About this RNA: A computed fold for a 72-nucleotide RNA from Parcubacteria bacterium DG_74_1, annotated as transfer RNA. Rfam family: tRNA. From the family's description: Transfer RNA (tRNA) molecules are approximately 80 nucleotides in length. Rfam links the family to the GO term triplet codon-amino acid adaptor activity. The source organism's lineage runs through Bacteria, Bacteria candidate phyla and Candidatus Parcubacteria. It was read from a public genome assembly.
RNA sequence: GCCGCGGUAGCUCAUUGGUAGAGCAUUUCUCUGAAAAAGAAAGGGUAGGUGGUUCGAUCCCACUCCGCGGCA
Numbered sequence: 001g002c003c004g005c006g007g008u009a010g011c012u013c014a015u016u017g018g019u020a021g022a023g024c025a026u027u028u029c030u031c032u033g034a035a036a037a038a039g040a041a042a043g044g045g046u047a048g049g050u051g052g053u054u055c056g057a058u059c060c061c062a063c064u065c066c067g068c069g070g071c072a
Stems, first nucleotide, its partner, number of pairs: 001071007010024004018055001026042005048064005
């Protein structure tokens, strides 16, 4: 330099056009003499950035930043 994959909640990952969810973690409650486990509830992200297409974009397109892999 070229090609491919990835970037979404504190962490690991879903969501393949209709205003984003799960598990773990955090907080509160129930249960217990107390704790653990279990159960319930709550908070938490405008999706790496910019622009475009569309009535509507995490999703499609372009550029760009970061990480990983391959080729040279």